RNA sequence: UCGGGAAGAUUAGAUGUCUGCUGUGCAGGUAACUGCAUAGAGGAAAGUCCGGACACCAUAGGGCAGGAUACUUCCUAACGGGAAGCUGUUGCGAGGCAGAGCCAGCUCCACAGAAACAAACCGCCCGUGAUCUCUUUAGUAUUUUGCGGGUAAGGGUGAAAUGGUAGUGUAAGAGACUACCGGUAUCCUUGGUGACAGGGAUAGCCAGGAAAGCCUUAUCCGGUGCAAUGCCAAAUAGGGAAGCUCAGCGCGGCCCGCGCGAUCAUGCUUUCGGGUAGGCAGCUAGAACCGUUUCGUGAGGAACGGUCCAGAGGAAUAGACAUCGUUAUACAAAAUCCGGCUUAUUAUCUUCCCGAGUUU
Numbered sequence: 001u002c003g004g005g006a007a008g009a010u011u012a013g014a015u016g017u018c019u020g021c022u023g024u025g026c027a028g029g030u031a032a033c034u035g036c037a038u039a040g041a042g043g044a045a046a047g048u049c050c051g052g053a054c055a056c057c058a059u060a061g062g063g064c065a066g067g068a069u070a071c072u073u074c075c076u077a078a079c080g081g082g083a084a085g086c087u088g089u090u091g092c093g094a095g096g097c098a099g100a101g102c103c104a105g106c107u108c109c110a111c112a113g114a115a116a117c118a119a120a121c122c123g124c125c126c127g128u129g130a131u132c133u134c135u136u137u138a139g140u141a142u143u144u145u146g147c148g149g150g151u152a153a154g155g156g157u158g159a160a161a162u163g164g165u166a167g168u169g170u171a172a173g174a175g176a177c178u179a180c181c182g183g184u185a186u187c188c189u190u191g192g193u194g195a196c197a198g199g200g201a202u203a204g205c206c207a208g209g210a211a212a213g214c215c216u217u218a219u220c221c222g223g224u225g226c227a228a229u230g231c232c233a234a235a236u237a238g239g240g241a242a243g244c245u246c247a248g249c250g251c252g253g254c255c256c257g258c259g260c261g262a263u264c265a266u267g268c269u270u271u272c273g274g275g276u277a278g279g280c281a282g283c284u285a286g287a288a289c290c291g292u293u294u295c296g297u298g299a300g301g302a303a304c305g306g307u308c309c310a311g312a313g314g315a316a317u318a319g320a321c322a323u324c325g326u327u328a329u330a331c332a333a334a335a336u337c338c339g340g341c342u343u344a345u346u347a348u349c350u351u352c353c354c355g356a357g358u359u360u
Base pairs, nucleotide, nucleotide: 001356002355003354004353005352006351007350008349009348010347013324014323015322016321017320018319019318021040022039023038024037025036026035027034028033042331046342047341049340050339051338052337053336054225055224056223057222061256062255063254064253066221067220068219069218070217071085072084073083074082075081086099087098088097089096090095100216101215105214106213107210108209109208119162121155122154123151124150125149126148127147128146129145130144133141134139163181164180165179166178167177168176182206183205184203185202186201187200188199189198190197191196229281230280231279232278239272240271241270242269243268244267248260249259250258251257288307289306290305291304292303293302294301295300
């Protein structure tokens, strides 16, 4: 200098004037309202995907089904989230991706190939029959083949074919045996909280892959959701009448269990009639934010100090001008709140690390 990798920050405006809107506080006013002060939409506010706080079912449980997660340890209110590590795989590398179990059982692996939980196409060896050549007859030889038996070392097929190399041995071979190596199993031992990483001994024990295949194992999980829910007002009225049905009704599905209910609950139909679709709360002081110190590899924890930072209610959070400023606008607009994840996306900056080249 160029090219890469990882993590983080900000999200262009500020000030002044005028006009307008909403909340809060203070003051004036019988009230309507007026004046002053002060605050007012994002890093994702999006998705509604996870986890909760909170409310009700509800007095509150057990099991089954169903669902989710899945290496180890730690963080957190919790999580399918985060941090650090272990193992595998991939990349020159910084890094990226993945993670229970295939000796519980079952299923699948096309085509090719002899054969994919099993076996011989070519080949090699033995026996036997025929045949060609040579040879004095015969036949140790030699060519091509039929039949029977043995074999899995060599070749072929395939993504994958009874662990690898070498030797002994054999009619020819083969873990059949031996030496070394690899894997697996059992035991002992070192380090580590652990996942795991080493070392030793014994044993010829020696085909795999797929669980985003069915399945098995371990851990966890009530439901509905702020349109939850609560209060007030209103009505001769907590309505009236008639009829039917029924021991059941409620607790996400089912069972048990619990509660209510035989003075007919619950449910359904017809009819007479009254009020209302309104107001208030929930609604923003929080597992909150900022700073310092301290503990921890880290995610984070603790202590001290400081701050209050939108709460609309058909939906406010704005417009114009001037000055200064910025690299600059993309994606985009609060509705109970918070912690995560995912998606969309402009521009800039910061830190650390890797590779290549050049110079000193």

Notes
This is a predicted structure of a 360-nucleotide RNA (Bacterial RNase P class A) from Candidatus Cloacimonetes bacterium HGW-Cloacimonetes-1. It matches the Rfam family "Bacterial RNase P class A". Gene Ontology terms of the family: ribonuclease P activity, tRNA processing and dimeric ribonuclease P complex. It is annotated as a ribozyme. The source organism's lineage runs through Bacteria, Pseudomonadati and Candidatus Cloacimonadota.